The RNA shown here (Bacterial RNase P class A) has 335 nucleotides and comes from an uncultured Spirochaetales bacterium. The model forms 94% of the base pairs in the Rfam consensus. It matches the Rfam family "Bacterial RNase P class A". Gene Ontology terms of the family: ribonuclease P activity, tRNA processing and dimeric ribonuclease P complex. The family's RNA type in Rfam is ribozyme. The coordinates come from a structure-prediction model, not an experiment, and the mean pLDDT is 76.
RNA sequence: CAAGGUAGGCUAGAUGAUCGCGGGCACGAGAGUGCACGAGGAAAGUCCGGGCUCCACAGGACAUGACGCCGGGUAACUCCCGGGAGCGGUAACGCUACAGAGAGCGCCACAGAAAAUAUACCGCCUGCAAGGGUAAGGGUGAAAUGGUGGGGUAAGAGCCCACCGCGCACCUGGUAACAGGUGUGGCAGGGCAAGCCUCGUCAGGAGCAAGACCAAGCAGCAGGCAGGGCUGUCCGUCCAAUGCCUGCGGGUAGGUUGCUUGACCAUCCUGGUAACAGGAUGGCUAGAUAGAUGAUCAUCUUCGACAGAACCCGGCUUAUUGCCUGCCUUGUUUU
Numbered sequence: 001c002a003a004g005g006u007a008g009g010c011u012a013g014a015u016g017a018u019c020g021c022g023g024g025c026a027c028g029a030g031a032g033u034g035c036a037c038g039a040g041g042a043a044a045g046u047c048c049g050g051g052c053u054c055c056a057c058a059g060g061a062c063a064u065g066a067c068g069c070c071g072g073g074u075a076a077c078u079c080c081c082g083g084g085a086g087c088g089g090u091a092a093c094g095c096u097a098c099a100g101a102g103a104g105c106g107c108c109a110c111a112g113a114a115a116a117u118a119u120a121c122c123g124c125c126u127g128c129a130a131g132g133g134u135a136a137g138g139g140u141g142a143a144a145u146g147g148u149g150g151g152g153u154a155a156g157a158g159c160c161c162a163c164c165g166c167g168c169a170c171c172u173g174g175u176a177a178c179a180g181g182u183g184u185g186g187c188a189g190g191g192c193a194a195g196c197c198u199c200g201u202c203a204g205g206a207g208c209a210a211g212a213c214c215a216a217g218c219a220g221c222a223g224g225c226a227g228g229g230c231u232g233u234c235c236g237u238c239c240a241a242u243g244c245c246u247g248c249g250g251g252u253a254g255g256u257u258g259c260u261u262g263a264c265c266a267u268c269c270u271g272g273u274a275a276c277a278g279g280a281u282g283g284c285u286a287g288a289u290a291g292a293u294g295a296u297c298a299u300c301u302u303c304g305a306c307a308g309a310a311c312c313c314g315g316c317u318u319a320u321u322g323c324c325u326g327c328c329u330u331g332u333u334u335u
Base pairs, nucleotide, nucleotide: 001331002330003329004328005327006326007325008324009323010322013300014299015298016297017296018295019294021038022037024035025034026033027032040306044317045316047315048314049313050312051311052207053206054205055204064203065202066201067200068199069083070082071081072080073079084098085096086095087094088093099198100197104196105195106192107191108190121138122137123134124133125132126131146164147163148162149161150160151159165187166185167184168183169182170181171180172179173178211257212256213255214254220248221247222246223245224244225243226242227239228238229237230236264283265282266281267280268279269278270277271276
């Protein structure tokens, strides 16, 4: 210098002027005035996990769903960190639903002899032939009954042997996944579980339109008074539809709360490879309810995308512009 890998950060800003919106604080009798603040890295999808709230709940099981190497982190997770194994890459590094196919069922197009209780098209051997033996070689396919070499044989074949692979046992290292070694078995009969399934782990349901409080009006219930009927009067009693007053509970409209101080943010220290944990100091950083966070002008600069909070957090995924920083790998050249 070129080509890559990886981890993280910012994402239009600053200053001034004018007008406007939201909630907060202060002042003011009020109108209003002043002050500081006011969307994101994904606020999104609502896909996981938790807090919070209400309902349910003796205990257990089934069903259903998610997940599935090991260790750690966390409030929790299907997330994150570290490690193992397999695969890809020269490498930095990346990717992986990564338990079980010896419980059972199912599926495996085309081609091919055969796609799985087997079988033989060409070939090879034997035989006059019919037939028999064989699976080394060819051929088909995404996939064909261990691989390479040697012995052996009529030709062949784990038939036998060595190495590799596989299964089992033991030893060593490691918390473990696993790795290495030694011995042994003999080739045991393919693949698919993001097909059903089996095994293991986890999960009660609904969600801030949760829930709590206050509470007009209308209707309801109870009582009283007036009124009416029995009856001309009083007492008593009755009255669906009358008027007024009082009370009651439920609760609509409406209002208040839940609502933003929180597994919070910044800096530093300590422990840890890391995720993360502990501590010190400082900070307050949207809270609307038809829903605020905007517009114009001037100056500076290259300012361009995706996109707008609605109970709150931790993740994942998806969308996306322009940049910035650290570390690492490979190649070439020069010193």